Predicted 3D model of a 166-nucleotide RNA (FMN riboswitch aptamer (RFN element)) from Vibrio xiamenensis.
The RNAcentral record of the sequence draws on Rfam.
Model confidence (mean pLDDT): 78 of 100.
[in-house]
RNA sequence: UAAUGUUCUCAGGGCGGGGCGAAAUUCCCCACCGGUGGUAGGUUUGCUGGAUGUAACGUUAAGUGACACCAAGCAAACAAGCCCACGAGCGCUCGAUUCGUCGAGGUCAGCAGAUCUGGUCAAACUCCAGAGCCGACGGUUACAGUCCGGAUGAAAGAGAAUAGCG
Numbered sequence: 001u002a003a004u005g006u007u008c009u010c011a012g013g014g015c016g017g018g019g020c021g022a023a024a025u026u027c028c029c030c031a032c033c034g035g036u037g038g039u040a041g042g043u044u045u046g047c048u049g050g051a052u053g054u055a056a057c058g059u060u061a062a063g064u065g066a067c068a069c070c071a072a073g074c075a076a077a078c079a080a081g082c083c084c085a086c087g088a089g090c091g092c093u094c095g096a097u098u099c100g101u102c103g104a105g106g107u108c109a110g111c112a113g114a115u116c117u118g119g120u121c122a123a124a125c126u127c128c129a130g131a132g133c134c135g136a137c138g139g140u141u142a143c144a145g146u147c148c149g150g151a152u153g154a155a156a157g158a159g160a161a162u163a164g165c166g
Stems, first nucleotide, its partner, number of pairs: 001164001004163007016030004032145001033135002035086004042078007050070001052068001056064002081133002089111002091108001092105005115131005137149003
């Protein structure tokens, strides 16, 4: 130390208050939460040279010029639920079946979320302000992002060790 192999470790948060009711953490009002990679006109820090500018130095002259501050360039770190992708899950197809399910495929029919308005600007998905919106499947005395379950699972990926290479 780029690719690559092997092994190991890690890899999801959230119902608090009130209302109706026989019954709701599921409905209604207020509240709460935000996986992984990328990108991001943002932020912070550092470096570089420069503008302004004062202390100071200087024969109080020429001049030099720290700190500060300003914009610029470069680098690093951080920064998005709804900008681009990905993930588990459901489904689907095939096979097995004691007909309960199980195994394989891995996107294959299909589901797999969601953003506008105003401002600034040469330019806004990105900055600022405001208002919105979204959240698999099965279960449940009553409809679930937040409870229970598959799940002590799987996984986008992250890290380490080692082989390898130099």